[in-house]
Model confidence (mean pLDDT): 76 of 100. This is a predicted structure of a 169-nucleotide RNA (glmS glucosamine-6-phosphate activated ribozyme aptamer) from Scopulibacillus darangshiensis. The model forms 88% of the base pairs in the Rfam consensus. Its Rfam family is "glmS glucosamine-6-phosphate activated ribozyme aptamer". Rfam's curators write: This entry contains a glucosamine-6-phosphate activated ribozyme that is found in the mRNA for GlmS. GlmS is an enzyme that uses fructose-6-phosphate and glutamine to generate glucosamine-6-phosphate. The family's RNA type in Rfam is riboswitch. Rfam links the family to the GO terms catalytic activity and regulation of gene expression. On this family, see Winkler et al., Nature 2004: "Control of gene expression by a natural metabolite-responsive ribozyme".

RNA sequence: GGCAAGACCAAAGCGCCUGAACUAUUCUUGACCGGAGAAGAGAAUAGUUGACGAGGAAGAGGUUGAUCGAAUUUUCGGCGGAUACCUCUCGGGCAGACUCAUAGCUCGUUAGUCUUUGCUUGAAAACAGAGGGGCGACCCUAUGUACAAGAGCCAUAGACACCUUGAGA
Numbered sequence: 001g002g003c004a005a006g007a008c009c010a011a012a013g014c015g016c017c018u019g020a021a022c023u024a025u026u027c028u029u030g031a032c033c034g035g036a037g038a039a040g041a042g043a044a045u046a047g048u049u050g051a052c053g054a055g056g057a058a059g060a061g062g063u064u065g066a067u068c069g070a071a072u073u074u075u076c077g078g079c080g081g082a083u084a085c086c087u088c089u090c091g092g093g094c095a096g097a098c099u100c101a102u103a104g105c106u107c108g109u110u111a112g113u114c115u116u117u118g119c120u121u122g123a124a125a126a127c128a129g130a131g132g133g134g135c136g137a138c139c140c141u142a143u144g145u146a147c148a149a150g151a152g153c154c155a156u157a158g159a160c161a162c163c164u165u166g167a168g169a
Stems, first nucleotide, its partner, number of pairs: 014080004019076001020049010052069003058089005090108005098168004112160004117155002119152001121150001127144002130141004
C1' cells in the first nucleotide's frame, strides 16, 4: 500500500467525487534568429470548490425526478442515502337512530378533507468588517445587520364526506 472480516461513532439541503471549473509544481508547445523570453494551449502529479436555512418519522416492505422558499444561481453534473409517496398491518375519526364487528372514505397518536380571514412562526447563508490557517485556489471562527415561503397540536366563518352488511339492545 492492497484485499477481506469485525467493532465503535456519525446525518438527512445529509455524505461522497471520476465530469466540469479553479490552484500549485514539473514537462511539452508557443519558439525562429547569436542567445533568451511572454500571454496562450496541452500533459502528468497533488490539491480546492461541489445545498443557505425552514419543515418533515406508527411499524414493515416497495418505489424514485421526495415539501418550501432565500441566494453574487457550479446550490451545475454524477453516485449513495433520506422523515416524501404507494401497498399491507396496527391505530384514530366519519353529518338526525345506541353498542360491537365488518365494509368504504380519510388521516397517523398533533390521527376527516377543502376553502376564507386572522394569529403564531418568520430563518440562515448572502452582505459588512475583524481574527486565524494555506505558496495558492480556498477554508475555519466569532461579531453586526436585514429580508421568505410554507407548515401549524391556535382561533374564526363555510362547504363536503360510509350511513355497506351482520348480530344485539